[in-house]
Model confidence (mean pLDDT): 84 of 100. The RNA shown here (SAM riboswitch aptamer (S box leader)) has 95 nucleotides.
RNA sequence: CCCUUAUCAAGAGUGGUGGAGGAAUCAGGUCCUGUGAAGCCCGGCAACCUGUUAUCAAGGUGCUAAAUCCUGCGGUUAAUUCCGGAAGAUGAGGU
Numbered sequence: 001c002c003c004u005u006a007u008c009a010a011g012a013g014u015g016g017u018g019g020a021g022g023a024a025u026c027a028g029g030u031c032c033u034g035u036g037a038a039g040c041c042c043g044g045c046a047a048c049c050u051g052u053u054a055u056c057a058a059g060g061u062g063c064u065a066a067a068u069c070c071u072g073c074g075g076u077u078a079a080u081u082c083c084g085g086a087a088g089a090u091g092a093g094g095u
Stems, first nucleotide, its partner, number of pairs: 002094007013042001015041003021032003026072004043064003048060003051056001068087001073084003
């Protein structure tokens, strides 16, 4: 890189640093942001794996604006109504 599988409407900061962008990619929307973006540190949340009878939250990840921010493809609805798919993210396993 690819394959399988589970989950993705809950939850988590009035902190430090940093100093201009950010919300995966493309397109279109809509938002966040000098009342301080990304990144990093600390804190926190959660409970997939390990440990554990359960529990717990010790270890490995992960996450910490908005549904995976929304739409894109198919079906459906009075309706951006609802369902599914694709793509993506994360865990676990495999080649």